Predicted 3D model of a 345-nucleotide part of an RNA (small-subunit ribosomal RNA, central domain) from an uncultured bacterium. The coordinates come from a structure-prediction model, not an experiment, and the mean pLDDT is 87. Its Rfam family is "Bacterial small subunit ribosomal RNA".

Context: one part of a larger RNA
RNA sequence: CUGGGUUUAAAGGGUGCGCAGGCUGUUACGUAAGUCAGGGGUGAAAGGCAUGAGCUAAACUGAUGAAUUGCCUUUGAUACUGCGUAGCUAGAAUAGAGUUGAGGAUAGCGGAAUAUAACAUGUAGCGGUGAAAUGCAUAGAUAUGUUAUGGAACACCAAUUGCGAAGGCAGCUAUCUAGGCUUUAAUUGACGCUGAGGCACGAAAGCGUGGGGAGCGAACAGGAUUAGAUACCCUGGUAGUCCACGCCGUAAACGAUGCUAACUCGAUGUUUGUGUUAGGCAUGAGCAUCCAAGGGAAACCGUUAAGUUAGCCACCUGGGGAGUACGUUCGCAAGAAUGAAACUC
Repeated sequence: CUGGGUUUAAAGGGUGCGCAGGCUGUUACGUAAGUCAGGGGUGAAAGGCAUGAGCUAAACUGAUGAAUUGCCUUUGAUACUGCGUAGCUAGAAUAGAGUUGAGGAUAGCGGAAUAUAACAUGUAGCGGUGAAAUGCAUAGAUAUGUUAUGGAACACCAAUUGCGAAGGCAGCUAUCUAGGCUUUAAUUGACGCUGAGGCACGAAAGCGUGGGGAGCGAACAGGAUUAGAUACCCUGGUAGUCCACGCCGUAAACGAUGCUAACUCGAUGUUUGUGUUAGGCAUGAGCAUCCAAGGGAAACCGUUAAGUUAGCCACCUGGGGAGUACGUUCGCAAGAAUGAAACUC
C1' cells in the first nucleotide's frame, strides 16, 4: 500500500463557506471517447513454462508450442458511463401568504442587591471561625433611616423549554439585520452533494493601546492550622474580570458519535406550524424518554442509529521516547500549526 477500522480499546478536523477534484435525478434522440466483440500489424533473441528429441541418465544442448496480460490500426455492438441536442418535475432554489425564537449588532431605559460618601438616630462593640487571631471601631464603628455617586450582573417567569454552523445566546424598549418552519404548488428547470488547499468565525485565559474599576479575585502580605503548611480556613489585596479597537487560535471546542441522501415496527411527553368531521384525529418541522427488527466485546444504540445502503472528506495502524527535537510557516510575546528518529519494553 491493501485490508480492517474511528461513542468508550489507536482514530471524526472546533465550526462553517467554498475554488479545484470526486460523485450526481428523469425521458427521448444523436455520437461512439470509455466499455465489449471480430480481423490485421507489432510485441527481438536468449531465459522461464509445456511437449517431444540428442549425448548410456542428469546437468547440458537442440526443436516445436503456448505465453508475451501491452500498443497501433480496422470493422462492428450501444446496456452502462462520457459528450451533444431537446424535454420533464419528485432533488435544489425562488415567489406569495403566515408563523416562531435568550439568533446577531447598536442605542436608550429600569428595579433589587453589594460598595462608597454625606447627613440623622444611637453606643460599645463589630467582623470572622471548628475554635481563634490578623482586621475595623470612642477621631463614634457595627446597626437603622434619608439622599447621592459608581460599576457589574439581570431574582421570579425558567422548563427534560427555545435559538444559533460551532463557540455561544436570558431585565425591558426601539432601530437595523440573518435564519428556520408551515402553506400555496405560482416561477426556474438538476441550477445538486461533498470538499484537499484557501477564506471566515471561534469559550476561557493571555498580549498591545486607551478608558473603567462596585463585587469577586491569580500574584502578594498578614492571621490561623500543622511536625512543617510556599495549601485547604480567615482578614486584606494587584493584575484580571467590564468597555472600545487590534492580536492570539487553543479547550473534556463532547453527543468523546464528520456532512448529505434513501430505506427499516411502535409507545409516551413536550415546543412550534397547517388541516379538521373537533376526536385519545390527521399531517409537517424540532427537543426528549422507552422499546421491535437489526447492530454491538459489552455498556448500550435503535427513524435525531452506533441498523441497511450510496457519495465525498478527515483520521488510525503496539506502549514509552513525544506532541518532544530539527526545519518551516504564523505570532509583539506567550506560544500555535506541521512533526520525526536513535534508544527502550